[in-house]
Molecule: small-subunit ribosomal RNA
Organism: Pseudomonadota bacterium
RNA sequence: UAUUUAGAGAGUUUGAUCCUGGCUCAGGAUGAACGCUGGCGGCGUGGAUAAGGCAUGCAAGUCGAGCGGUGCAGAUUCCGCAAGGAAACUGCAUAGCGGCAAACGAGUUAGUAACACGUAGAUAUCUACCUCCGAGACAGGAAUAACCCAUCGAAAGAUGGGCUAAUACCUGAUGGUCUCGUAAGAGUAAAGGAGUAAUCCGCUCGGAGAAGAGUCUGCGGCCUAUCAGCUUGUUGGUGAGGUAAUGGCUCACCAAGGCUAUGACGGGUAGGCGGGGUGAGAGCCUGAUCGCCAACGAUGGGACUGAGACACGGCCCAUACUCCUACGGGAGGCAGCAGUCGAGAAUAUUGGACAAUGGGGGAAACCCUGAUCCUGCGACGCCGCGUGCCGGAAGAAGGUCUUCGGAUUGUAAACGGCUUUUCUGGGGGAAGAACCUGCAAAGGUGACGGUACCUCAGGAAUAAGAGGGUGCUAACUCUGUGCCAGCAGCAGCGGUAAUACAGAGCCCUCAAGCGUUAUCCGGAUUUAUUGGGCGUAAAGAGUCUGUAGGUGGCCCGUCGCAUCUUUCGUUAAAUUUCCAGAGCUUAACUUUGGAACUGCGAAAGACAUGAGCGGGCUAGAGGGCGUUAGAGGCUGAUGGAACGGUCGGUGUAGGGGUGAAAUCCGUUGAUAUCGACCGGAACACCAAAAGCGAAGGCAUUCAGCUGGGGCGACCCUGACACUGAGAGACGAAAGCGUGGGGAGCAAAAAGGAUUAGAUACCCUUGUAGUCCACGCUGUAAACGAUGAACACUAGCUAUUGGCAGUGUCGACCCUGUCAGUGGCGAAGCUAACGCGUUAAGUGUUCCGCCUGGGAAGUACGGCGGCAACGCUAAAACUCAAAGGAAUAGACGGGAUUUCACACAAGCGGUGGAUCAUGUGGCUUAAUUCGACAACAAGCGAGGAACCUUACCAGGGUUUGAAACCCAAACGAACCCUCGAUGAAAAUCGAGGCUUCUCACAAGGACGUUUGGACAGGUGCUGCACGGCUGUCGUCAGCAUGUGCUUUGAAGUGCACCCUUAAAUGGGGCAACAUGCGCAACCCUUGUCCUGCGUUUUAUGUGUCGUAGGAGACUGCCCUGGAUAACAGGGAGGAAGGCGAGGAUGACGCCAAGUCAGCGUGGCCCUUUGAUACCCUGGGCUGCACACGUGAUACAAUGGCCGCUACAAUGGGUUGCAAAGCUGUAAAGCAGAGCUAAUCCCACCAAAAGCGGUCUCAGUUCGGAUUGAGGUCUGAAACCCGACCUCAUGAAGCCGGAAUCGCUAGUAAUCGCCAAUCAGCCAUGUGGCGAUGAAUAUGUCCCUGAAAUUUGUACUCACCGCCCGUCACGUCAAGCGAGCUGGGAAUACCCUAAGCGCCCCGUCAGGGGAACUAAGGUAGGCUCAGUGAGAUGGACGAAGUCGUAACAAGGCAUCGGUAGGGGAACCUGUCGAUGGAUCACUACAUUU
Repeated sequence: UAUUUAGAGAGUUUGAUCCUGGCUCAGGAUGAACGCUGGCGGCGUGGAUAAGGCAUGCAAGUCGAGCGGUGCAGAUUCCGCAAGGAAACUGCAUAGCGGCAAACGAGUUAGUAACACGUAGAUAUCUACCUCCGAGACAGGAAUAACCCAUCGAAAGAUGGGCUAAUACCUGAUGGUCUCGUAAGAGUAAAGGAGUAAUCCGCUCGGAGAAGAGUCUGCGGCCUAUCAGCUUGUUGGUGAGGUAAUGGCUCACCAAGGCUAUGACGGGUAGGCGGGGUGAGAGCCUGAUCGCCAACGAUGGGACUGAGACACGGCCCAUACUCCUACGGGAGGCAGCAGUCGAGAAUAUUGGACAAUGGGGGAAACCCUGAUCCUGCGACGCCGCGUGCCGGAAGAAGGUCUUCGGAUUGUAAACGGCUUUUCUGGGGGAAGAACCUGCAAAGGUGACGGUACCUCAGGAAUAAGAGGGUGCUAACUCUGUGCCAGCAGCAGCGGUAAUACAGAGCCCUCAAGCGUUAUCCGGAUUUAUUGGGCGUAAAGAGUCUGUAGGUGGCCCGUCGCAUCUUUCGUUAAAUUUCCAGAGCUUAACUUUGGAACUGCGAAAGACAUGAGCGGGCUAGAGGGCGUUAGAGGCUGAUGGAACGGUCGGUGUAGGGGUGAAAUCCGUUGAUAUCGACCGGAACACCAAAAGCGAAGGCAUUCAGCUGGGGCGACCCUGACACUGAGAGACGAAAGCGUGGGGAGCAAAAAGGAUUAGAUACCCUUGUAGUCCACGCUGUAAACGAUGAACACUAGCUAUUGGCAGUGUCGACCCUGUCAGUGGCGAAGCUAACGCGUUAAGUGUUCCGCCUGGGAAGUACGGCGGCAACGCUAAAACUCAAAGGAAUAGACGGGAUUUCACACAAGCGGUGGAUCAUGUGGCUUAAUUCGACAACAAGCGAGGAACCUUACCAGGGUUUGAAACCCAAACGAACCCUCGAUGAAAAUCGAGGCUUCUCACAAGGACGUUUGGACAGGUGCUGCACGGCUGUCGUCAGCAUGUGCUUUGAAGUGCACCCUUAAAUGGGGCAACAUGCGCAACCCUUGUCCUGCGUUUUAUGUGUCGUAGGAGACUGCCCUGGAUAACAGGGAGGAAGGCGAGGAUGACGCCAAGUCAGCGUGGCCCUUUGAUACCCUGGGCUGCACACGUGAUACAAUGGCCGCUACAAUGGGUUGCAAAGCUGUAAAGCAGAGCUAAUCCCACCAAAAGCGGUCUCAGUUCGGAUUGAGGUCUGAAACCCGACCUCAUGAAGCCGGAAUCGCUAGUAAUCGCCAAUCAGCCAUGUGGCGAUGAAUAUGUCCCUGAAAUUUGUACUCACCGCCCGUCACGUCAAGCGAGCUGGGAAUACCCUAAGCGCCCCGUCAGGGGAACUAAGGUAGGCUCAGUGAGAUGGACGAAGUCGUAACAAGGCAUCGGUAGGGGAACCUGUCGAUGGAUCACUACAUUU
């Protein structure tokens, strides 16, 4: 330089946002297991737990060509008459001697943290069989098994006597290229067998090779420091012994060493590797199958044989276990292949064959081989195939859903056609074979297997499930259930409309599988080398000195260790990846060749950088000289003010203290004041954001001693530096010890208050302590919550110290520079806040620390301390969050500004009385229902005697009182009259009347009855809804578009100044516009004009009615103000700054109200009788009581009597009703007029006015209550109407705490009208007019609202959140008198077998000492289990007590420490700001 390879995220903290941070998911994998399901084949794979115990069979033998026998068979020869015997021979077989093998193969992973393994090297070594080379094999001998005889024993087996062979054993000889030795010299071997023979197989010695083994070394790979010191054959040496061989391997002597923070020693865990899984990679996890190495063979020890073992299917001993036994004694070792029991979630046939491959023996044939090749079982895994294909719409039936139209299941099925992989049956049928015998010809050998494969026939025939469907995550509806049952990986779903539970339909994914569980990697950059952090989220040690270590200035030379390049060796095979191929129909699988395998080693080369060595330099660092500021430290002295005390004087009744008080002091003279003296502690002003110090910290003044720093110009040393694990020193306050001191203050304590309580806050006292000396403690919000050092990267400004310059006599000022201390800010950084040359920017070096919250800075252990305690420092368990910064709200016993009958100023009320009315409560058969702070309560209801009426009792009806449709029957029905029963509804009976269309009938209209679809419901849910309404509030707010700012939520606009009733208007501004609100438009009213007009009037006379118009706009003047908006004043005017009143109610809040006004989803009731419908009567009016709203009063501003005035709005034909007459009256009789500016209610009023009387009293006030008599409405006034007359004459003399309305034609007072309505419980409600005030022009104190700002741990939004004790339950852990078990060692005792040693013995053998396994005893160590009891922790439903924290949380909070208290906590002392508010000051910015 080119090419290639190569990395996905999501959910969950919040009202929302960004960040930090954990938890969870989607992927891949497994020797797996479990659930549901299951057609076939190929290739693989299968005891992971109890290295627990094992019945049975098999897994290592072979050689007769090493040997002597023996048995059988054969033919031959000899003896014999024969029977038969003998001999040698041939073949087969073989117990024994002998040789080789058995140390391989097969299994397992207990032990082992080690040269065990891997890799790269080394050599003090050995090696049977195999190959090659050289030399040799001569001569002798003594035995012994087998066999025979005898004996013992149950058996296993053993013993004695006798005979015999060998490739068994021994002796001698010879001996080189053998061994020893410098040499001379010395020493050491052998075996034969087969064959007619050639020859072959062996034997001995030596050398070499191949292959194997032994030993040593570098490097590499687990956890733990809550294991810090370990070691006596230990470390080294000399000598000896031993071994195949080095070596303390062993022994004797000598020396005192050796290892360790680069982790010794100890503890825990573990076979190692090639490899496997995952991953983009770096890594992380793992070590099944296959291969290499190691270790083990019931447990422990030991040797023998052998080339090789301290030996899985050998031996000896001990131990445990099992079995046999005649009880004397014996036998055994599946972690070989099958199989069995056990334990476990869980892992296969007591199969076939040596046909192939390989191994052992043999000359060979051959024999052996649970190695191996095959088979069986298991969806355990990977791969492949199939369960059909084409057509087929009446879009069948059925199911499901439905808006009832339909949609969907679905071309799916049925049905028609086709095919035959697979399957069943029939036929054929391998390769795998190489080799062996044999002169040859020829013959023989296949477990798998009648398998693979080929072919014929048959027939869609034999073959689909599992999980899921809220989001992540592909796929949705119905029904049931009702915080239940249940689901769930996380978030979370379920409390009557559940796409989340259960069922069904449909759909999605994968598919002979699909899910679940467990484990690993990934995602997780969540341990960060690649690739993280530490101001506030977890995280900088309280500070400094300094050891080891890490890192380190400039130049030259040298070296070539690191580093780099090339080559070589190695990195076993297999696996993985790539390239080119091959074989099974394909694939999986198997296989050939090549590359690669990032590692290690060797050689050669390069020399920039780093290291080493040598030399030099001065820029870092240090020293010298001069000068300088300072609360730097230690010691000693010293001063005044204040305070307290003592004494004395003056003086008299209080003082003190608080929100207010009291305890307390005081007539024995206080407080106050003057004087004198004594005492201890702290140092006002100066003073500052200033100075000094490493930090803690340091302040009267003076003196002495002493540390560090800055600056200036030169001189010297020559990298001497930076950081710093351990370590050491210093280290506020509190606290501890000893001894002093003690004025004030003040934990504890006592008393007084406050309070529901007050172990507090407040007050009065008051002890430790605070002070000094000496010693200890060693912690703080020890903070800049910011480690140290160096370098670089805009500035402006203030201040402290030094120096220089200008200037000056000098100083100040000014300028520059170095060093400090602050503020604001470029770039940059940051999650944001913020930091910003004093970095939190950009880099380098070193140290410390963090890895979700809680448990917990706790337990245990260790170290320190007199103690208090400090340092180090977990886990079980539990939660899905905990947290940082910022945003919008809401809130604050935070702040500022503004407003409102909010307060104040006034007037009149309520709360007290009686009554009316509504509500609660009580009562009741029922007292129907709804409404409950403001926003329920004279509300729904603008009118409950029946009706209304929904409630209760009783009586009745069931297609129904009313609606629509269908079918059938009837032709009348309806209606009217009468009768019976009945409380009525209703039922029954009699009579009358009989219809229209068409007209003959049928049919239709209409009606009744019956039957069926259906009705009906004031039944539930206002928390399923529509509509309507209340409230904040007629408050001035609420939104949107575009733009801009911010990572974002969001902000801006809409903050600010002036102004307004107003987000009203003006100015200004990263905003510019717009919408809904405000205002205006609408109605009424006030003045005038015009037209018209009934009534009225003598009259266009006058009021009035109606319609249209004018008028008011800060238009004019003055003043203020930014010249503006606007404000104040004035003129004119009927009216003046919105003229007055009404209608009009933004976005929204309260799941506010209403299913009973209406509509409406869903649920519920309704075939023998309802929750529907009808009727009678009752109730809604019930009365110890409480509350709300009103009426009338309590009287003289009045009551009563008489006389006399003045309105307006309205209503009227089922009505208003005049005049007249009767009645004391309510009213009655009667009926003119009026469908209304005409008539009537109604000559309409009352308060008022005039006159009289009453004279302060429960009255000539007040009228409740009650009695009697009436009137009216109405079928009907008993429950339960109103009114009239007469009589009666209660409470009440102005109303506690508290509380309501009202700012002008208003309040107050007075009457009139209307709706509803037969009548009326109306004193209510809605209107109308009459008379007609007082006060305020202020304020934010109460209440409420608005705006801005601030704090917040609240967002269900302060009616919020939240802390601790106590009580109950569950869980895990620590402590615990103890008890039990395991492990590793130590000391002593005892000591099997056994090698070697010693002694005795001719041999056989016997005896002894030492070492040692096991065993025993003892004291500790360590790890577990269990444990009465006491302790803290976590979690749990709406328990108890308080209110600690979050706002100034109502005493700011928090940290350290000490004391106290039921508890949160309180108090003292020092510290922090991570404190609100206010004030002052400084700085910055603007003018």